[in-house]
The RNA shown here (SAM riboswitch aptamer (S box leader)) has 127 nucleotides and comes from a Gammaproteobacteria bacterium. The organism belongs to Gammaproteobacteria, within Bacteria.

RNA sequence: CACUCAUCGAGACCGGCUGAGGGAUAAGGCCCUUAGACGCCGGGGCAACCGCCAGGACCUAACCAGCCUGGAAAGGUGCCAACUCCUGCGAUUCCUGCCUGCUUAGGCAGGCAUCGACAGAUGAGCG
Numbered sequence: 001c002a003c004u005c006a007u008c009g010a011g012a013c014c015g016g017c018u019g020a021g022g023g024a025u026a027a028g029g030c031c032c033u034u035a036g037a038c039g040c041c042g043g044g045g046c047a048a049c050c051g052c053c054a055g056g057a058c059c060u061a062a063c064c065a066g067c068c069u070g071g072a073a074a075g076g077u078g079c080c081a082a083c084u085c086c087u088g089c090g091a092u093u094c095c096u097g098c099c100u101g102c103u104u105a106g107g108c109a110g111g112c113a114u115c116g117a118c119a120g121a122u123g124a125g126c127g
Base pairs, nucleotide, nucleotide: 001127003125004124005123006122007121008120013043014042015041016040017039021032022031023030027087028086029085044080045079046078049076050075052071053070054069055068056067084119089116090115091114092113094111095110096109097108098107099106100105
C1' cells in the first nucleotide's frame, strides 16, 4: 500500500511543552480555539477487536480448529468535543408548496425520518 471480513448514535480527562489555526477529504453548513485549540510527551481512564479464561451446540473414533454465549482487563492495538459533527449520491414513507392534468394520476422544489451506496476510521486476516 492493495484485498477480505467485522464494527462505527454508547463510553472515557488531568498535567507539562508548544503557539495558530483545527474538526480525514472538494464544497457548503455548523462548531472548537490566544480563558491556548490542533499537535507532542507523561499520567489517568473508556471500551472489549485480537489474544486469555469458562461454558455450549455442531463435527469427530476422540480431539483440535472454526462458530455461539459469558467473564476478567495483567498482554497487543484502538479510543477519550459534537452520530464518522452534519449535508452532498441513490431509494422509500410522510408533510408543505407549486405545476401539468381532470384520472382515485403524475412531475418539480423544500422539510422530517429510515435504508443503501461512496468515502473514511479502527481491528483481525492475507498478499
It was read from a public genome assembly, where an Rfam model found it.